Record summary:
The RNA shown here (Bacterial large signal recognition particle RNA) has 265 nucleotides and comes from Symbiobacterium sp.
[in-house]
RNA sequence: CCGCGCUAGACGGGGAGGUAGCGGUGCCCUGUACCCGCAACCCGCUACAGCGGGGUCGAAUUCCCACCCCCGGCCUGGCCUUGUCGGGCCGGCCGGUGCUGGCGGGCGUUGAAGACCUGGACCUGCGCAGCGGGAGCCCGUGAACCCCGUCAGGCCCGGAAGGGAGCAGCGGUAAGCGGAUCCUCCCGGGUGCCGCAGGCGCACCUGGUCCGAGCCGGCCUAUCCGGUAUCGCCGGUAAGGUCGAGGUCAAAGGUGGGUGCGCGG
Numbered sequence: 001c002c003g004c005g006c007u008a009g010a011c012g013g014g015g016a017g018g019u020a021g022c023g024g025u026g027c028c029c030u031g032u033a034c035c036c037g038c039a040a041c042c043c044g045c046u047a048c049a050g051c052g053g054g055g056u057c058g059a060a061u062u063c064c065c066a067c068c069c070c071c072g073g074c075c076u077g078g079c080c081u082u083g084u085c086g087g088g089c090c091g092g093c094c095g096g097u098g099c100u101g102g103c104g105g106g107c108g109u110u111g112a113a114g115a116c117c118u119g120g121a122c123c124u125g126c127g128c129a130g131c132g133g134g135a136g137c138c139c140g141u142g143a144a145c146c147c148c149g150u151c152a153g154g155c156c157c158g159g160a161a162g163g164g165a166g167c168a169g170c171g172g173u174a175a176g177c178g179g180a181u182c183c184u185c186c187c188g189g190g191u192g193c194c195g196c197a198g199g200c201g202c203a204c205c206u207g208g209u210c211c212g213a214g215c216c217g218g219c220c221u222a223u224c225c226g227g228u229a230u231c232g233c234c235g236g237u238a239a240g241g242u243c244g245a246g247g248u249c250a251a252a253g254g255u256g257g258g259u260g261c262g263c264g265g
Stems, first nucleotide, its partner, number of pairs: 001265006009057003012030004020046005034054005063258006072249005077243011090232002092228005101220003105216003114210004119205002122199006128192002131188006138179004147172004155164003
């Protein structure tokens, strides 16, 4: 170096999920890759981590290792959209202020503002009037007996003369009740174009004097204050989308390296 027979090993791998962990069944990627049985309220195992049975290849295109590249998945993050929960520094909106700035009016030399004065108004007291209430006065009514007068009849005392109590009736009266409200008294007030006295006072009204040019509303607004949460904004959160973002695992592919025993020539 060649041939034959073996052995290790291989006959797919990976991601997420799940699991204490590993592998599988189911999903997805890669892309072609022996067969049968088992399995999600799972199945089989335990770091040599699917199990059982059968089959094929076999030390290299096929096995092992490193690197490159990267399908795809997952995690995190940024941004966008839609929703949701909250916030109230800010914008917006609403209200107030508005002496800041402006616009547009009215009054005023037939006298503004200011000053002074008079009176009113206001407060207190008194008076008057009026109103309301009460009492008196007035009218009527008003007691079976326990009110008055007169007391028929009847009754009582008395020999008689005479005397006495007294019901009904009649007349009257008290409290009370009712009426009237002319008069008298007392009390009261959200009473009064009323009167008198005192006070307060220039905030208001009328008038007067001095002086001589201002005075007073309306609208918008700077600023400040308060509110609101539809919207913007801010913070959290959910779903979807997107990113030459970060990380992680990584199929297929590429490059390089490594790999046993026996017999014969």

It matches the Rfam family "Bacterial large signal recognition particle RNA". Rfam describes the family as follows. The signal recognition particle (SRP) is a universally conserved ribonucleoprotein involved in the co-translational targeting of proteins to membranes. By type it is a non-coding RNA gene. Lineage of the source: Bacteria > Bacillota > Clostridia > Symbiobacteriaceae > Symbiobacterium.